The part of an RNA shown here (small-subunit ribosomal RNA, 3' major domain) has 471 nucleotides and comes from an uncultured Muribaculaceae bacterium.
Context: one part of a larger RNA
RNA sequence: UGACGGGGACCCGCACAAGCGGUGGAGCAUGUGGUUUAAUUCGAAGCAACGCGAAGAACCUUACCAGGGCUUGACAUCCCCCUGGAUGGCCCGUAACGGGGCCAGCCCUUUUUGGGCAGGGGAGACAGGUGGUGCAUGGUUGUCGUCAGCUCGUGUCGUGAGAUGUUGGGUUAAGUCCCGCAACGAGCGCAACCCUUAUUGUUAGUUGCUACGCAAGAGCACUCUAGCGAGACUGCCGUUGACAAAACGGAGGAAGGUGGGGACGACGUCAAAUCAUCAUGCCCCUUAUGUCCUGGGCCACACACGUACUACAAUGGCGGCCAACAAAGAGAGGCAAGACCGCGAGGUGGAGCAAAUCUCAAAAAGCCGUCCCAGUUCGGAUCGCAGGCUGCAACCCGCCUGCGUGAAGUCGGAAUCGCUAGUAAUCGCGGAUCAGCAUGCCGCGGUGAAUACGUUCCCGGGUCUUGUACA
Numbered sequence: 001u002g003a004c005g006g007g008g009a010c011c012c013g014c015a016c017a018a019g020c021g022g023u024g025g026a027g028c029a030u031g032u033g034g035u036u037u038a039a040u041u042c043g044a045a046g047c048a049a050c051g052c053g054a055a056g057a058a059c060c061u062u063a064c065c066a067g068g069g070c071u072u073g074a075c076a077u078c079c080c081c082c083u084g085g086a087u088g089g090c091c092c093g094u095a096a097c098g099g100g101g102c103c104a105g106c107c108c109u110u111u112u113u114g115g116g117c118a119g120g121g122g123a124g125a126c127a128g129g130u131g132g133u134g135c136a137u138g139g140u141u142g143u144c145g146u147c148a149g150c151u152c153g154u155g156u157c158g159u160g161a162g163a164u165g166u167u168g169g170g171u172u173a174a175g176u177c178c179c180g181c182a183a184c185g186a187g188c189g190c191a192a193c194c195c196u197u198a199u200u201g202u203u204a205g206u207u208g209c210u211a212c213g214c215a216a217g218a219g220c221a222c223u224c225u226a227g228c229g230a231g232a233c234u235g236c237c238g239u240u241g242a243c244a245a246a247a248c249g250g251a252g253g254a255a256g257g258u259g260g261g262g263a264c265g266a267c268g269u270c271a272a273a274u275c276a277u278c279a280u281g282c283c284c285c286u287u288a289u290g291u292c293c294u295g296g297g298c299c300a301c302a303c304a305c306g307u308a309c310u311a312c313a314a315u316g317g318c319g320g321c322c323a324a325c326a327a328a329g330a331g332a333g334g335c336a337a338g339a340c341c342g343c344g345a346g347g348u349g350g351a352g353c354a355a356a357u358c359u360c361a362a363a364a365a366g367c368c369g370u371c372c373c374a375g376u377u378c379g380g381a382u383c384g385c386a387g388g389c390u391g392c393a394a395c396c397c398g399c400c401u402g403c404g405u406g407a408a409g410u411c412g413g414a415a416u417c418g419c420u421a422g423u424a425a426u427c428g429c430g431g432a433u434c435a436g437c438a439u440g441c442c443g444c445g446g447u448g449a450a451u452a453c454g455u456u457c458c459c460g461g462g463u464c465u466u467g468u469a470c471a
Base pairs, nucleotide, nucleotide: 001471002470003468004467005466007465008464009463010462011461012460013459015455016454019419020418021417022416023415026310027309029307030306031305032304033303034301035300042053043052064296065295066294067293068292069291070290073126077125078124079122080121081120082119083118084117087104088103089102090101091100092098106116107115109114128285129284131283132282133281137279138278139274140273141272142270144268149188150187151186152185153184154183155164156163157162168179169178170177194262195261196260197259199230200229201228202227203226204225205224208220209219210218233256236250237249238248239247240246312412316371317370318369319368320367322366329360330359331358334353335352339348340347341346378409383404384403385402386401387400388399389398425447426446427445428444429443430442431441
């Protein structure tokens, strides 16, 4: 000087407390451990691994296993020779590969030789490696933590390591600001500048909006769209305060003290994570640890854990009717209306739309009736049959529909998690990935709470101070 303390003082955070809803019990989905296996590819490991890499494993992906092939190679450059064909379509073979036949069949320049391009053969230089090392690395990321800290120049003090500044008195979300002070300044952080949302002016007015039962036509006041502005700054008033910074109350205002949300993450810590995104040193393989194909596996299942979904019901289930009211998105090998067929998944067909125009698209919780507290008209697992869709192909191993079947489950031990407002809870809708496949992820809106006395205690953190078993 740091670090640590079951030392002290002050302060903060859904940290506790006050509340609301969960997890832990059930079924199922998914990830992991373990076990099994020819293989169940690899990585991630307290918080900060475990619906994580994976925004989507039937083949492919795919890295794993079995079997069958190739060896200058699936891919790149260079050299020599040959051919004018390559390439596409058809046949044999599980396919790769190998073999043969038929059909269609190069370009530029030059008179030509020739050159380019493509293929085949050969020789080696080399290619190739999701092989190892994240404890050799770059890049990227997590975490403490959006915590308020981390430093430097000059000066001064100290023999020196170092100190001071950065401590102190107030104040703040903040090393934020004020005052004081052997310090005076400065930098990286904080804040602001950026995006979005809440109000309004102006400009613009179609595909939007308006009057209307509808259309034509008309208009741009309103909604809305998207450009440019305004607006909030403790600016004004009062009280408190050191006359300061500031705090509290009030006015005006759509909004008040950082208005709400986002992006933004200091010096550093964890030899944290990643050699399997990529790049890369070294080591290793080179008729194989490379590469091609078929089939299998990544989906196994006495069990254990994490994260979700669905429930155990009446604030509910079911039926019917009115079918009321969103936002944000996506759409051309795409979204697909009306119509017709089917109980339905879906099918036929194709208007319109590169989309403020058309489509996905029905928003759902809402209203009325019924059920009458039961393992039920709750719950829907599991299983049987019959179908639909995607795709070369749904056996291993997809999703959906109809009929039948109807399990556990009556609110969950110890323990533990999230959340302070348009939040929790609850209700649907969309998107990426994607042929097909979501209870996951990322967004969108609808309905819409309770509680916070307070900081004694638990956890994490910041500042000052004290002690020294530690460096």